[in-house]
Context: one part of a larger RNA
RNA sequence: GCCGGCGAGUUACGAUAUGUUGCGAGGUUAAGUGAUACAGUCACGGAGCCGCAGCGAGAGCGAGUGCUAAGUGCGCGUUUAGUAGCAUGUCGUAGACCCGAAACCUGAUGACCUAUCCAUGAGCAGGUUGAAGCAGCGGUAAAACGCUGUGGAGGACCGAACACACGCCUGUUGAAAUAGUCGGUGAUGACUUGUGGAUAGCGGAGAAAUUCCAAUCGAAUCAGGAUAUAGCUGGUUCUCCUCGAAAUAGCUUUAGGGCUAGCCUGUUGUUAGAUUAAUCGGGGUAGAGCACUGAUUGGUCUAGGGGGUUUCGCGACCUACCGAAACUUAUCAAACUUCGAAUACGAUAUAAUUGAUGCAACGGAGUCAGACGGUGACAGAUAAGUGCCAUCGUCAAAAGGGAAACAGCCCAGAUCCACAGCUAAGGUCCCAAAGUAUAGGUUAAGUGGUAAAGGAUGUGUCAUUGCACAGACAACCAGGAUGUUGGCUUAGAAGCAGCCACACAUUAAAAGAGUGCGUAAUAGCUCACUGGUCGAGUGAAGGUGCGCCGAAGAUUCACGGGGCUAAAACCUAACACCGAAGCAUGGGGAUAUGAUUUAUCAUAUCGGUAGAGGAGCAAUGUAUACAGGCAGAAGCUAUAGCGGAAGCGGUAGUGGACAGUAUACAAGAGAGAAUGCCGGC
Numbered sequence: 001g002c003c004g005g006c007g008a009g010u011u012a013c014g015a016u017a018u019g020u021u022g023c024g025a026g027g028u029u030a031a032g033u034g035a036u037a038c039a040g041u042c043a044c045g046g047a048g049c050c051g052c053a054g055c056g057a058g059a060g061c062g063a064g065u066g067c068u069a070a071g072u073g074c075g076c077g078u079u080u081a082g083u084a085g086c087a088u089g090u091c092g093u094a095g096a097c098c099c100g101a102a103a104c105c106u107g108a109u110g111a112c113c114u115a116u117c118c119a120u121g122a123g124c125a126g127g128u129u130g131a132a133g134c135a136g137c138g139g140u141a142a143a144a145c146g147c148u149g150u151g152g153a154g155g156a157c158c159g160a161a162c163a164c165a166c167g168c169c170u171g172u173u174g175a176a177a178u179a180g181u182c183g184g185u186g187a188u189g190a191c192u193u194g195u196g197g198a199u200a201g202c203g204g205a206g207a208a209a210u211u212c213c214a215a216u217c218g219a220a221u222c223a224g225g226a227u228a229u230a231g232c233u234g235g236u237u238c239u240c241c242u243c244g245a246a247a248u249a250g251c252u253u254u255a256g257g258g259c260u261a262g263c264c265u266g267u268u269g270u271u272a273g274a275u276u277a278a279u280c281g282g283g284g285u286a287g288a289g290c291a292c293u294g295a296u297u298g299g300u301c302u303a304g305g306g307g308g309u310u311u312c313g314c315g316a317c318c319u320a321c322c323g324a325a326a327c328u329u330a331u332c333a334a335a336c337u338u339c340g341a342a343u344a345c346g347a348u349a350u351a352a353u354u355g356a357u358g359c360a361a362c363g364g365a366g367u368c369a370g371a372c373g374g375u376g377a378c379a380g381a382u383a384a385g386u387g388c389c390a391u392c393g394u395c396a397a398a399a400g401g402g403a404a405a406c407a408g409c410c411c412a413g414a415u416c417c418a419c420a421g422c423u424a425a426g427g428u429c430c431c432a433a434a435g436u437a438u439a440g441g442u443u444a445a446g447u448g449g450u451a452a453a454g455g456a457u458g459u460g461u462c463a464u465u466g467c468a469c470a471g472a473c474a475a476c477c478a479g480g481a482u483g484u485u486g487g488c489u490u491a492g493a494a495g496c497a498g499c500c501a502c503a504c505a506u507u508a509a510a511a512g513a514g515u516g517c518g519u520a521a522u523a524g525c526u527c528a529c530u531g532g533u534c535g536a537g538u539g540a541a542g543g544u545g546c547g548c549c550g551a552a553g554a555u556u557c558a559c560g561g562g563g564c565u566a567a568a569a570c571c572u573a574a575c576a577c578c579g580a581a582g583c584a585u586g587g588g589g590a591u592a593u594g595a596u597u598u599a600u601c602a603u604a605u606c607g608g609u610a611g612a613g614g615a616g617c618a619a620u621g622u623a624u625a626c627a628g629g630c631a632g633a634a635g636c637u638a639u640a641g642c643g644g645a646a647g648c649g650g651u652a653g654u655g656g657a658c659a660g661u662a663u664a665c666a667a668g669a670g671a672g673a674a675u676g677c678c679g680g681c
Base pairs, nucleotide, nucleotide: 001681002680003679004678005677006676011094012093013092014091015090016089017088018087019086020085021084022083023082026050027049028048032044033043034042035041054061055060064076065075066074067073097235098234100232104225105224106223107222108221109220115199116198117197118196119195120194121193122192123191124189126158127157128156129154133150134149135148136147137146138145162186163185164184166183167182169180170179201217203213204212205211210219238616239615240614241613242612243611248261249260250259251258252257262367263366264364265363266362267361268360269359270358273354274353275352276351277350278348279347280346281345287339288337289336293333294332295331298328299327300326304322305321306319307318308317309316310315370395371394372393373392374391375390376389378387379386400411401410402409415588416587417586418585421583422582426578427577428576429562430561431560435575438573439572440571441570442569448564454549455548458546459545460544461543462542464540465539466538467537475533476532477531478530479529481506482505483504486500487499488498512527516525517524589606590605591604592603593602594601595600596599617670620666621665622664623663624662625661626660628658635654636653637652638651639650641648642647
């Protein structure tokens, strides 16, 4: 891992609701006893319990009673149905659907491992160093001191046994639940070790590490309390039919748990409900506005302040300074409003549509982590597949078609069958069902098939304006002069470093006291302006459609691919077709309601998680009644057939002795999951 078996809402006693049976203003026995004799039997037993009357704290009174001195009044009652069994749902108390802690307590068992201690024993090859003391000699006044010997100290040195465990490697389902090889440390000591003994878990021991106390230690092990408790995780076994949620509010030592309400379901009762129109309402949002509250731009004017002049002072005057209020101009606001919608909400005599959708009581729930999308706000950075509200939708609990793929987007809600039809979204060149369709435009960028500020003689279209056959625009030919080098400045300044201005005047077809380049300054080139050649349009600014650049990422990958350019792209118009489990058609089934001919018809409905309700199937046993079996039971193997499903069942073989059907009842009553348990492979 697979296969097989086992494996989870039970039982007792109470409570409550529903169904059913008996009796009924009553109902019922309990323990116990007797009888028959063993059957979920019959009889007795009325103690007790519930009901038939309530109110009051009570005394008490009583269809009333309590409150009060009393009345009115108010509260609770009075206008009759219960009770006992059985069954089912749910709740309570019990282990209470099953498995699962870490822990807590009680009593025992442990120091043969290990920690420390006590008693008594044992062990430490070999080599080295050479303390004190002592002796001799030297030395001294005597000492000190020195030298040579002797001596044999030391938690001394090197290094086996022994003890330890610092490093790498090997091993890592090991040879070993901690080892092995090679190195390493101590090795006369706070050394090592044998035997016997002591200390015990709310404890001991500890050269102290939460270290050890038998492979177990932040509190040993074993048994018991014990099925501890688990608001937590996992699991919870046959079928079909009807309906079908929630992820919200309030409270909560509450936030992943509860309780009540909301939303679901069943039963009973009742008779309302929903939508639209019309009518009547209140509002202060969007927008708008600036009278109010505040914010805010410029100006005018003017208190006040600063500065200056003047004055002995008072004061006066000036001010390109600041500036309240006022006036004017231009703006802003969730906590501003002299205004103010659309929607939404409430009500209603009415009208239309719908057709049980409303409400109440009672039984049973589940839900309290929601997700994304559109819209309106807030928080955040007008970030987030972000957080938090409101409202609608989908998913959740929804399959089908489209979006290449894609819970939450678009279309559309699957009772079953059909190799026929019509459509939705979306599509119609090929992959791939259907137009290589029609008409008119646009785009040249593969734009389409990602993106901004910004940029540009891309191109279509609309409207405005200038110049132009008295010749425009562009190009070419020619001119572009004189006073004058204007004045100032300057080394120089001559159209062209800079400053000034009455920006002059003359000749002219025209020509600036000069548009740019250039020179040290001149010079030189050029422009404005004018004439000629040419011969018809040419400039400017703006609106709008579609395009262009801006545009950098690691394999081709930013149309699903092929591929597409008067399109297979985009815009407009009108037509045809394809396209779903939608709709319609033919047939079958179920549920509800209604009708009646009572077994048929009509109408509506039949996606579904948690969950509520209903109807069934199978296995085991009991009772009763039937009907089977050696002329072959159960079981097993193979396989027609039947039923809406669980399932039923015929035949053949095998097997060799039991077993079925109907009705009722009873429960150890259904397995794929629990890192389930046991067995096999």
Molecule: large-subunit ribosomal RNA, domain II
Organism: Clostridia bacterium